Predicted 3D model of a 72-nucleotide RNA (transfer RNA) from an uncultured bacterium.
RNA sequence: GGCCCUAUCGUCUAACGGCUAGGACGGAUCCUUCUCAAGGAUUAAAUUCGGGUUCGAUUCCCGGUAGGGUCA
Numbered sequence: 001g002g003c004c005c006u007a008u009c010g011u012c013u014a015a016c017g018g019c020u021a022g023g024a025c026g027g028a029u030c031c032u033u034c035u036c037a038a039g040g041a042u043u044a045a046a047u048u049c050g051g052g053u054u055c056g057a058u059u060c061c062c063g064g065u066a067g068g069g070u071c072a
Base pairs, nucleotide, nucleotide: 001071002070003069004068005067006066007065010025011024012023013022018055027043028042029041030040031039048064049063050062051061052060
């Protein structure tokens, strides 16, 4: 350098083009306890970036960035 794959809460991971973006762990508050742990309830937190298509994009298309694989 060519080709291919991947990018979602702090971490891991879901999501037919129809979203108020779900779940687990972790965090916060409260309950329970003499206290801690365990348990229960509630809650905050995310779509890599720029364009395009579409009534509507996490999803489809183009390009960039980052990571990985492969060939030379």
It matches the Rfam family "tRNA". Gene Ontology term of the family: triplet codon-amino acid adaptor activity. Rfam classes the family as a transfer RNA. Its mean pLDDT, the model's own confidence on a scale to 100, is 80.